[in-house]
A computed fold for a 258-nucleotide part of an RNA from Candidatus Nasuia deltocephalincola, annotated as large-subunit ribosomal RNA, domain VI. The prediction has a mean pLDDT of 85. The full RNA is in RNAcentral, with records from ENA. Rfam family: Bacterial large subunit ribosomal RNA.
Context: one part of a larger RNA
RNA sequence: CGUUGGAUAUUUGAGAGAAGCUUUUUCUAGUACGAGAGGAUCGAAAUGGACAAACCAAUGGUGUUCUGAUUGUUACACCAGUAGCAACGUCAGGUAGCUAAGUUUGGUUAAUUAACUUCUGAAAGCAUAUAAGAAGGAAAUUAUUCUCAAGAUUAAAUAUCCCAAAGAUUUUUUCUUUUUAAAAGCUGUUCUAGAUUAGGACUUUGAUAGGUUAAAUGUGUAAUUAUAGUAAUAUAUUUAGCAUAUUAAUACUAAUUG
Numbered sequence: 001c002g003u004u005g006g007a008u009a010u011u012u013g014a015g016a017g018a019a020g021c022u023u024u025u026u027c028u029a030g031u032a033c034g035a036g037a038g039g040a041u042c043g044a045a046a047u048g049g050a051c052a053a054a055c056c057a058a059u060g061g062u063g064u065u066c067u068g069a070u071u072g073u074u075a076c077a078c079c080a081g082u083a084g085c086a087a088c089g090u091c092a093g094g095u096a097g098c099u100a101a102g103u104u105u106g107g108u109u110a111a112u113u114a115a116c117u118u119c120u121g122a123a124a125g126c127a128u129a130u131a132a133g134a135a136g137g138a139a140a141u142u143a144u145u146c147u148c149a150a151g152a153u154u155a156a157a158u159a160u161c162c163c164a165a166a167g168a169u170u171u172u173u174u175c176u177u178u179u180u181a182a183a184a185g186c187u188g189u190u191c192u193a194g195a196u197u198a199g200g201a202c203u204u205u206g207a208u209a210g211g212u213u214a215a216a217u218g219u220g221u222a223a224u225u226a227u228a229g230u231a232a233u234a235u236a237u238u239u240a241g242c243a244u245a246u247u248a249a250u251a252c253u254a255a256u257u258g
Base pairs, nucleotide, nucleotide: 001151005162006161007160008159009158010157011156015148016147017146018145021049022048024046025045026044027043033038051106052105053104054103055102059100060099061098062097066093067092068091069090070089071086072085073084074083075082076081109143110142111141116136117135118134119133164178165177166176167175168174186258188202189201190200191199208254209253210252211250212249213248214247215246217243218242219241225236226235227234228233
C1' cells in the first nucleotide's frame, strides 16, 4: 500500500515445512521343521545407540567482586580494623540466570498403489492373474502427529465497538469552514521479550522498576568488649556479621502532565 467505512478480539485452513532411523534380549518356544546338529515365520514385551525438541526439580559446570581465607606492597599517624594495586592478585565455596556430561519427551496408525504374486474367467469348448470382476503387495505416495499459515489479489469467517454540525450552491449533487468517534500510537516505569524493531506487564482507579522491611539461599561465627595465655592464639557475646540477580509485603521515589 492492498483487501472498498474505520477498528478490536477470536478462529477456519488453501498451502508450506518438520519428523520418519535402528540394535540387543526375553516370551511365544527349544515349539513348527529336522535322523541329528541346529532352529524359525507370525505375534507380544523390555532395553540400548545415534538423532531431534524442551527444560533446570535433582547431579554437575560457570557464576569478573556474594562470603571467607591468604601472599607482596602502598595508604588511612601508630595498634587494631579497613581500603587500593598485583590476570577477580591467588585460593576455597557459591544465589539467580545460562548450560550438559544432566532430566523429560519423540519417531504412531491407516489408506491408495509400484515392481511382483494370485483367484475366478472368456474372447479362442483347451489354456490364460485380464478382457468384465475379485485379492495381496514397499522406508515410496496420501492422510494421521507437530510448526507456520487469508498478499489464499479467489485477499475468508465469527463476535463486539464506533461513525458530525454550520453555511453556500442548486435539485441532487457539489463546494467551503470548524470540530471529532471507536481504536491505536508517542512519551513514561519495565520484562523470564529483545541487535534495532517487534512482543508481554504496568502507568496513581497503581505493586511496573528502584528503595525499605521480612524470608529463602550463600558464606561460615563480623566488629567491639570481656576472659585465659609471656605470646602466636583460643573461648564467650554468636549458627553471628555480610550479601548480586530469588520470594512476599509495603506507595517512600519514579511511572505526573501532555